The part of an RNA shown here (large-subunit ribosomal RNA, domain I) has 595 nucleotides and comes from a soil metagenome. Its Rfam family is "Bacterial large subunit ribosomal RNA". Its family is annotated with structural constituent of ribosome and ribosome in the Gene Ontology.
Context: one part of a larger RNA
RNA sequence: GGCACACGGUGGAUGCCUUGGCACCUGGAGCCGAUGAAGGACGUGGACGGCUGCGAUAAGCCUCGGGGAGCUGCUGAUCAAGCUUUGAUCCGGGGAUUUCCGAAUGGGGAAACCCACCCGUGGUAAUGCGCGGGUACCCUCACCUGAACACAUAGGGUGAGUGGAGGUAAGCCGGCGAACUGAAACAUCUUAGUAGCCGGAGGAAAAGAAAGAAACUCGAUUCCCUGAGUAGUGGCGAGCGAAACGGGAUCAGCCCAAACCGAACCGGCGUGACAGCCUGCGGGCGUUGCCGGUUCGGUGUUGUAGGACCUGUCUUGAUCGUCCCGCAGGGCGGUCGGGGAGUUACAAAGUGGCGUGCUAGCGGAAGACGGUGGAAACCGUCGCCACAGAGGGUAAAGGCCCCGUACGCGAAAGUGCGUCGCCUCCCUGGACAGGAUCCUGAGUACGACCGGGCACGGGAAACCCGGCCGGAACCCGCGGGGACCACCCCGCAAGGCUAAAUACUUCCAGGUGACCGAUAGUGAACCAGUACCGUGAGGGAAAGGUGAAAAGCACCCCGGAAGGGGAGUGAAAUAGUACCUGAAACCGCGUGCCU
Numbered sequence: 001g002g003c004a005c006a007c008g009g010u011g012g013a014u015g016c017c018u019u020g021g022c023a024c025c026u027g028g029a030g031c032c033g034a035u036g037a038a039g040g041a042c043g044u045g046g047a048c049g050g051c052u053g054c055g056a057u058a059a060g061c062c063u064c065g066g067g068g069a070g071c072u073g074c075u076g077a078u079c080a081a082g083c084u085u086u087g088a089u090c091c092g093g094g095g096a097u098u099u100c101c102g103a104a105u106g107g108g109g110a111a112a113c114c115c116a117c118c119c120g121u122g123g124u125a126a127u128g129c130g131c132g133g134g135u136a137c138c139c140u141c142a143c144c145u146g147a148a149c150a151c152a153u154a155g156g157g158u159g160a161g162u163g164g165a166g167g168u169a170a171g172c173c174g175g176c177g178a179a180c181u182g183a184a185a186c187a188u189c190u191u192a193g194u195a196g197c198c199g200g201a202g203g204a205a206a207a208g209a210a211a212g213a214a215a216c217u218c219g220a221u222u223c224c225c226u227g228a229g230u231a232g233u234g235g236c237g238a239g240c241g242a243a244a245c246g247g248g249a250u251c252a253g254c255c256c257a258a259a260c261c262g263a264a265c266c267g268g269c270g271u272g273a274c275a276g277c278c279u280g281c282g283g284g285c286g287u288u289g290c291c292g293g294u295u296c297g298g299u300g301u302u303g304u305a306g307g308a309c310c311u312g313u314c315u316u317g318a319u320c321g322u323c324c325c326g327c328a329g330g331g332c333g334g335u336c337g338g339g340g341a342g343u344u345a346c347a348a349a350g351u352g353g354c355g356u357g358c359u360a361g362c363g364g365a366a367g368a369c370g371g372u373g374g375a376a377a378c379c380g381u382c383g384c385c386a387c388a389g390a391g392g393g394u395a396a397a398g399g400c401c402c403c404g405u406a407c408g409c410g411a412a413a414g415u416g417c418g419u420c421g422c423c424u425c426c427c428u429g430g431a432c433a434g435g436a437u438c439c440u441g442a443g444u445a446c447g448a449c450c451g452g453g454c455a456c457g458g459g460a461a462a463c464c465c466g467g468c469c470g471g472a473a474c475c476c477g478c479g480g481g482g483a484c485c486a487c488c489c490c491g492c493a494a495g496g497c498u499a500a501a502u503a504c505u506u507c508c509a510g511g512u513g514a515c516c517g518a519u520a521g522u523g524a525a526c527c528a529g530u531a532c533c534g535u536g537a538g539g540g541a542a543a544g545g546u547g548a549a550a551a552g553c554a555c556c557c558c559g560g561a562a563g564g565g566g567a568g569u570g571a572a573a574u575a576g577u578a579c580c581u582g583a584a585a586c587c588g589c590g591u592g593c594c595u
Stems, first nucleotide, its partner, number of pairs: 001594005007588003015580001016545002020516002022513007029505002031167002039101003042055003046079002049075003061095006070083003106115003116135007137164002139161007172200005182189001186235001212218002222249004232240002253497003256441001260298010275288001276285002278329006303475001305440004309435007317336007337428006350422010361409003367382005383400002385389001391403003446470002449467005456482001477492005532539002552579001555566004
């Protein structure tokens, strides 16, 4: 020096464990914000660094409930001082407080700071100073003022607004919109209208009551299955890729514009009467009139066309008022009665009762002895409960020890849903027939050119949308049925609203797992988006386990200490806080053999 064996050191694999994750299911909730959010800074405790909570009323204040013996959060095991059956701590409902920054909003600013003005108030001899409230911008509304330019308008000012602003995981709608990639290269194409950026809204969003689909029929939209990898499309390459029918989920339909009527205002024209004042007769009034425009109210909403207007027929509660006066007819309005509907559209605020959920909770069966052991739940013997033998804990493995579980019960306050009442709204005049006078969404539809969307790449390319240039018809009308034309059929654009079935999960509750078990599972089981790195955008760790219980080694010895030897605790100390198990590399000590 090597090899072997044994014993150690180092190291932290492996096994076991789990406070943390991951995926999903069911239900709930689905917004917060100028009444100042989300997120922070700084404070706040008797001794308080950090975390948590809270905000100068600062681990809290008030109140209403629950609960019932301990409590003053965690790190913490501590000390001190206290509180509590006159009900504390704790849990839930409601309220108060809530510094400074932050949309940040009095002005400024290098966020958490600096500097103001006005009103009120405290204080001072006075100033300085303190406290409370207000003072951003935009929009809307009202009022005041007010140019060029007379009226007016623009502009300016004041006041009011539970108007806006910012945040937000995924889902949704819209605007803008890639490339790598695939095509075995690459340009059309694909990736993909994806990623990304921007805008907007909601608990869903979008879509939606046919100018449809189809083929003689259906009857808004959405979603699923199917149709179907079909029909198609495609350097007919790579690829892309429907729709209707059919079956299901859910179901819901409505309102304007216009014609016409009435009222108010503005402008123009008109004045003594065959303008008008509902009609007839008589009387009376008379710029009340006509035309155009604006606003408001009524009416009206569709394609076998519908509506307005006029005429006719049929049927329709009462009463009061009014339409210049009187009579008759008629119109309009109010009240009562009768009927209907309603808070998601078709109008819109609620309020109370009852029922049932949610936000604290409560009750809840049944076992002993012996043995082993440090410890009994194990083993043995004999019992018991069970609408409860899910699960967790307890010194090991417990239906009957504890928490629970099945089952049953519970709310002062707030709140969801359902229902009823109050309340609110509507109807009380419609139906039918005829007439063919009026209306039925215009720089629209459509065309040319150029783009885009449709599964459809310009194609035979319909249909939809946009830019630009042209530019209709008016119900004897117009659009569609995949070029186009005819016939036929279906529909009625150029205004609007609309639940449910559908998507998602930041969040709350419960549950499940042939999911992980500390190099795994979230980046993060641990004070992690931390330490650390970077000017910055950004990147981004490592790190779990004594024991049943600290009983965490009093005391003695060596040593300056670290550390160790005894003693003691413990079942165990080779479980001693460098702590379960403790592999290997690596380093030693001992013995044997070889050199």